The prediction has a mean pLDDT of 79. This is a predicted structure of a 273-nucleotide RNA (Archaeal signal recognition particle RNA) from Candidatus Iainarchaeum sp.
RNA sequence: AGUUGGGCUAGAUGCGUGGGGUAGCCGUCCACGCCUGCACGAAACCGGCUUCACGCGUGCAUCGAAUCCCGGACGCAAAGGAAGAACAUGUUUCACGUCGCACUCGGCGUUUGCUGACCUUCUGUCCGGGGAGACGGCCCUAAUUGUUUAACCCCGCCAGGCCCGGAAGGGUGCAACGGCAGGCAAGUAGGAUCGUGCUUCCCGGGACACGGAAGCGAGAACACGCGUGCAUCCACGUGGAAUAUUUUCUUUACGGCGGACGGGGGCCCACUC
Numbered sequence: 001a002g003u004u005g006g007g008c009u010a011g012a013u014g015c016g017u018g019g020g021g022u023a024g025c026c027g028u029c030c031a032c033g034c035c036u037g038c039a040c041g042a043a044a045c046c047g048g049c050u051u052c053a054c055g056c057g058u059g060c061a062u063c064g065a066a067u068c069c070c071g072g073a074c075g076c077a078a079a080g081g082a083a084g085a086a087c088a089u090g091u092u093u094c095a096c097g098u099c100g101c102a103c104u105c106g107g108c109g110u111u112u113g114c115u116g117a118c119c120u121u122c123u124g125u126c127c128g129g130g131g132a133g134a135c136g137g138c139c140c141u142a143a144u145u146g147u148u149u150a151a152c153c154c155c156g157c158c159a160g161g162c163c164c165g166g167a168a169g170g171g172u173g174c175a176a177c178g179g180c181a182g183g184c185a186a187g188u189a190g191g192a193u194c195g196u197g198c199u200u201c202c203c204g205g206g207a208c209a210c211g212g213a214a215g216c217g218a219g220a221a222c223a224c225g226c227g228u229g230c231a232u233c234c235a236c237g238u239g240g241a242a243u244a245u246u247u248u249c250u251u252u253a254c255g256g257c258g259g260a261c262g263g264g265g266g267c268c269c270a271c272u273c
Stems, first nucleotide, its partner, number of pairs: 002272001004270005011063004015033005023050005038059004068264004074258003080254001081252006088245011100230004105225002109222004119215007126205008134196004139191002144186005154179003161172004
């Protein structure tokens, strides 16, 4: 010095993955994994840290030069990463078909047609303009009716009163009464003007539809089916493509985990050599 045995201490271990948060790293928080991982305490307006960050404090347990470092191999496939596939869902997009339109054809299809199909013409309903009538409003308003109307300067008739007269009578003349002046109201023949849920006429317009009349003379319309063409904004059906997400599966072995092998690897004691 080495081997072997015993002891000591430094130290190691007493879970991990992802999220969240953070300038960043841990923790308390949330989710998950299986190989199951100590006790107590505090901790999100936070607890401990700084890229050597991969928790802190006080204890306990086990191991112990173990852990650890280096090397080349091996194994595992849980929670991570990467790649791929499948299903599902969503979005976008493409194609075809249906839905829409037109045309030909088809059937002893349906309905209808000489009691006249389809079509043509005229016309009415509809619209615009205008005329007349009717009705109504307003204005004027002869006659008419009612009412009112002056102390004096309207008419008539004038009780009483007053005057003349012997009387008879006469005159004057207020009130009242009446009235062909006037005022007010109504109202009618008439005139002017305006209006209209009315009537009628004229002119013009008018795509269809409906009604009426005339002409013509044999089909007309609809549905279904095949086919062709057009269109396709939307919607429906079918099938693809791309993309995204979750899940599942496969692969990889980047990260991770595991046990071996070789080398390195503190101190003390004893034996042996």
It matches the Rfam family "Archaeal signal recognition particle RNA". For this family Rfam cites "Towards the structure of the mammalian signal recognition particle" (Wild et al., Curr Opin Struct Biol, 2002). The family's RNA type in Rfam is non-coding RNA gene.
NCBI's taxonomy places the organism under Archaea, Nanobdellati, Candidatus Iainarchaeota, Candidatus Iainarchaeales, Candidatus Iainarchaeum.
It is recorded under the gene name ffs.
The RNAcentral record of the sequence draws on ENA.